[in-house]
RNA sequence: CCGUGCUAGACGGGGAAAUAGCGGAGCCUUGUAACCUGCAACCCGCUACAGCAGGGUCGAAUUCCUGAGCCGAGGCUCUAUUCUGUGAGGUCUGGCUUGAAUAAGUGACUGAGAAGUUUGGGUCCUUCGCAAUGAGACACCUUGAACCGUGUCAGGUCCGGAAGGAAGCAGCACUAAGAGGUCCAUCUUGUGUGACGAAGGGGUACCUGAAUGGAGUUAACUGUUCAAGUAACGCUCGGAGGGUAGUUUCCAGGCCAGGUGCACGG
Repeated sequence: CCGUGCUAGACGGGGAAAUAGCGGAGCCUUGUAACCUGCAACCCGCUACAGCAGGGUCGAAUUCCUGAGCCGAGGCUCUAUUCUGUGAGGUCUGGCUUGAAUAAGUGACUGAGAAGUUUGGGUCCUUCGCAAUGAGACACCUUGAACCGUGUCAGGUCCGGAAGGAAGCAGCACUAAGAGGUCCAUCUUGUGUGACGAAGGGGUACCUGAAUGGAGUUAACUGUUCAAGUAACGCUCGGAGGGUAGUUUCCAGGCCAGGUGCACGG
C1' cells in the first nucleotide's frame, strides 16, 4: 500500500415553551442520502455518557468526531424610534367656538362739520272726540193659521107662508205670534282697531329738526389681552398590534482546518 472480517460511531439537527434538569409528541425553523416496530402530553422514559425496549442498514470516511475560525436562516431578552387602532385628560405661547376689552393695521362715517352739550318733535301713558268694525234695538220687505184669527163668504145648512134673516166650510184677500232678509240714516253697547284731532303727563332708551362745538367716531376684518367652552386634530399619560435599528442569548445549514481503532492474509 492492497484485500477480508469486526468495533467505536452514524442513520437528522436547532429554537421557543414546559421541566429541578434531560429526551420524547405538538408549534416554528433549517434540511435530506434523513431506517422500522411498541410506549406517551390531564403524559411517558431517564439522571449529567440523562428517552426506554426490540429489529435492520452503513461503517473508519463526500456520511463519524473536534473547532474561543469565517459566513449565516430562524427563535428569545431588553432598549430606542416610527406607524395604526383604542381608553383617559384638559396642565399646553396649540387648534376650533363664543363673549368682553383694546384701537396698532385694513375698512366705513366725518370741514357738505365727528364726539360732547342744550333744546323742540315723534315713538310711550291718561282722558275726550272722530273714524273703523261686530252685535242688538228701531224702521222696511217677503213669508206666515185644516177648525179653535179678521173681512168677503159660491155651494150647501137652519128659521120663516113669503119678503127676508142667521150661523158659516172650501176659495180669495189681510193679519198676530213666529221665520227669513234689507239696513242710507237714528239709538244702545263692545273692541288685540286707527298714517286722524284736542288737552295733559312722562323720559332721555331710540329716531329726527335746530343751536353750539371744532376733530374725531365706529369696531365689520386682521392683530393683542382676558374669560368661558370643546376634545375632530395636535399634545400628555395608559394599554394593544405591526415595521425598522441596535443589543443579549441559543443557533440549523454551508465553507475551512484538524483527528479517527482491532484482527488475519498478501
The prediction has a mean pLDDT of 75. A computed fold for a 266-nucleotide RNA from Syntrophomonas sp., annotated as Bacterial large signal recognition particle RNA. The RNAcentral record of the sequence draws on ENA. A source record names the gene ffs. Lineage of the source: Bacteria > Bacillota > Clostridia > Eubacteriales > Syntrophomonas. Its Rfam family is "Bacterial large signal recognition particle RNA". A reference for the family is Rosenblad et al. (2003), "SRPDB: Signal Recognition Particle Database", Nucleic Acids Res. Rfam's curators write: The signal recognition particle (SRP) is a universally conserved ribonucleoprotein involved in the co-translational targeting of proteins to membranes.